[in-house]
Record summary:
Model confidence (mean pLDDT): 84 of 100. Predicted 3D model of a 75-nucleotide RNA (transfer RNA) from Roseiarcus sp. Its Rfam family is "tRNA". Rfam classes the family as a transfer RNA. The same sequence occurs in records of 2 taxa. RNAcentral holds the sequence, with entries from ENA and MGnify.
Parts: sequence; C1' cells; structure tokens
RNA sequence: GGGCGGUUAGCUCAGCGGCAGAGCGCGCGCUUCACACGCGUGAGGUCACAGGUUCAAUCCCUGUACCGCCCACCA
Repeated sequence: GGGCGGUUAGCUCAGCGGCAGAGCGCGCGCUUCACACGCGUGAGGUCACAGGUUCAAUCCCUGUACCGCCCACCA
C1' cells in the first nucleotide's frame, strides 16, 4: 500500500429503512433475623465521526478514524 470484517448501554452482543433492545452489571422495592438466591421495578445510549440518498437512516452510499485478520512491498 491492497482486500475483508468489526465499531450499538459499564461489559458481552442482537437489531439491518418506520418505537433502540436482551443478558450480565448498577439503584430501589418485595422476600429473609440478616446475607445470598429468587421476583418486581427503574436509571443508563451524540447507534465511532463527517457528508450524501430518502417523506423517514443504527440500517443504504461515500470519505475519515480506530481495532482485528489476510496479502503485497521495503529493509
């Protein structure tokens, strides 16, 4: 330098045009003498960044950044 994949909640990941979600974690409540487990409930997100397409973009297109894998080149 070229190709491919990834970037969504604190963590692990779903979602792939029309309410942004799950599990774990965290707060509160119930339960217990108390803790744990269990149950209920709640908070938490510029969907990497910028631009474009569209009535509408996490999702499609382009560029950029970062991470991973493969190939090539130089020494």